Predicted 3D model of a 355-nucleotide part of an RNA (large-subunit ribosomal RNA, domain IV) from a Caldisericia bacterium.

Context: one part of a larger RNA
RNA sequence: CUCUGGCUAAGGAAUUAGGCAAAUUAGCUCCGUAACUUCGGAAGAAGGAGCGCCCGAGGGGAGCACAAAGGUCUCUUUGUGUUUCUAGCAUAGGGUCACAGGAAAUUGGAUCAGGCGACUGUUUAACAAAAACAUAGGUCUGUGCUUAAGUCGUAAGACACUGUAUACAGGCUGACACCUGCCCAGUGCUGGAAGGUUAAGAGGAGAGGUUAGCGAAUGCGAAGCUUUGAAUUGAAGCCCCAGUGAACGGCGGCCGUAACUCUAACGGUCCUAAGGUAGCGAAAUACCUUGUCGGGUAAGUUCCGACGUGCAUGAAAGGUGCAACGAUCUGAUCACUGUCUCGGCCAGAGAUUCG
Numbered sequence: 001c002u003c004u005g006g007c008u009a010a011g012g013a014a015u016u017a018g019g020c021a022a023a024u025u026a027g028c029u030c031c032g033u034a035a036c037u038u039c040g041g042a043a044g045a046a047g048g049a050g051c052g053c054c055c056g057a058g059g060g061g062a063g064c065a066c067a068a069a070g071g072u073c074u075c076u077u078u079g080u081g082u083u084u085c086u087a088g089c090a091u092a093g094g095g096u097c098a099c100a101g102g103a104a105a106u107u108g109g110a111u112c113a114g115g116c117g118a119c120u121g122u123u124u125a126a127c128a129a130a131a132a133c134a135u136a137g138g139u140c141u142g143u144g145c146u147u148a149a150g151u152c153g154u155a156a157g158a159c160a161c162u163g164u165a166u167a168c169a170g171g172c173u174g175a176c177a178c179c180u181g182c183c184c185a186g187u188g189c190u191g192g193a194a195g196g197u198u199a200a201g202a203g204g205a206g207a208g209g210u211u212a213g214c215g216a217a218u219g220c221g222a223a224g225c226u227u228u229g230a231a232u233u234g235a236a237g238c239c240c241c242a243g244u245g246a247a248c249g250g251c252g253g254c255c256g257u258a259a260c261u262c263u264a265a266c267g268g269u270c271c272u273a274a275g276g277u278a279g280c281g282a283a284a285u286a287c288c289u290u291g292u293c294g295g296g297u298a299a300g301u302u303c304c305g306a307c308g309u310g311c312a313u314g315a316a317a318g319g320u321g322c323a324a325c326g327a328u329c330u331g332a333u334c335a336c337u338g339u340c341u342c343g344g345c346c347a348g349a350g351a352u353u354c355g
Base pairs, nucleotide, nucleotide: 001350002349003348004347005346006345007344008343010341011340014339019336027051028050029049030048031047036041038175052096053095054094055093063082064081065080066079067078068077069076070075097101109334110333111332112331113330114329115328116326117325121133122132137173138172139171140170141169142168143167150159151158152157176321177320178319179318181251182250183249186248187247188244189243190242191241192240195239196238197237201233202232206228207227208226209225210224213220214219252270253269254268255267256266279313280310291307292306293305294304295303
């Protein structure tokens, strides 16, 4: 010097990104205990007091004995005694020793405010335990069972299920409370069938090749074979017509206007399928931004309460609240401390040096 422990004057977070680490607290009995609340909780809230050993009255009291009364045949009630015999428990009070009595050890620090997630639970075996996942609850969609829908398999077959819509499968949301607005133009899904379009197939008008034959010749040319082929007919789908948002999704601009000024309940105009409702809001979302005001501090880019000018909030990719809960995140306070001012001392194990 390094590591692991112990102690430390005065101060007490001045340390630090941050009280990280350490310290404080700790048991039992009694007293006492707020806001809030889903009335269960919160709560061991908080905050106090006592605690060793010895003696031990009084009260209460199991039992026993006696007496009286009542009912009845061994019970009840009351009283007395129990210093001739008396269990166990708790205790007033007194005494006694120590610095110290839950003497060691095991053994909660507490409070206030906010974000997120309701909760218990689950997770990245070996850098992440969380606000992520799950959850009960909500809602939508599919599925009517001789092979349900869905899933695995080439198939046979199997699960679903020895179940049957109060069931099963899939999607989203995520206790509870109050709620969940407008848009169906686009995309999707569901339904519809008049018209348009449309495949193979059916159909076979017509055209070409070949050549028996005819013709003096240029040529014409039946049947057959062959190459092709128009009209007509022809389903779903698409176009089309409706519905549907707890389906994918979306939810405007400009100008003017009120007895100071400001602002605009109001008006005009353009566009759109419709122009963001209730709420919340510098937020886990706010660029400008350390926004502005208030609180807390001597001093606060964090924190809390407001405001709203929301770059780019917003209603089951749920909105806003919320008791309880959390090895969660953020801010503050008390207590406590070697985190620090600023170091020091001690013990053990190493390293180093010598051997």
Rfam family: Bacterial large subunit ribosomal RNA. The coordinates come from a structure-prediction model, not an experiment, and the mean pLDDT is 84.